[in-house]
This is a predicted structure of a 72-nucleotide RNA (transfer RNA) from a Candidatus Nealsoniibacteriota bacterium.

RNA sequence: GGGCCAGUAGUUUAGUGGCAGAACAUCGCAUUUGCAAUGCGAAGAUCGUGGGUUCGAUUCCCACCUGGUCCA
Numbered sequence: 001g002g003g004c005c006a007g008u009a010g011u012u013u014a015g016u017g018g019c020a021g022a023a024c025a026u027c028g029c030a031u032u033u034g035c036a037a038u039g040c041g042a043a044g045a046u047c048g049u050g051g052g053u054u055c056g057a058u059u060c061c062c063a064c065c066u067g068g069u070c071c072a
Stems, first nucleotide, its partner, number of pairs: 001071007010024004018055001026042005048064005
């Protein structure tokens, strides 16, 4: 330098054009003498960045950034 893959909540991730879901973690309540476990609930995402297409983009297109991998 070139090819391919990935980037979504604190972490691991689902989501192939129409409300962004889940698990763990965090917080609250219940339960307990207390803790843990368990049950119920809450909060938490500029969907890597910037453009483009579209009535509408996490999703499609382009460039860039970061990480991984292969080739040279």
Description: Lineage of the source: Bacteria > Bacteria candidate phyla > Candidatus Nealsoniibacteriota. Its Rfam family is "tRNA". The family's RNA type in Rfam is transfer RNA. Rfam's curators write: Transfer RNA (tRNA) molecules are approximately 80 nucleotides in length.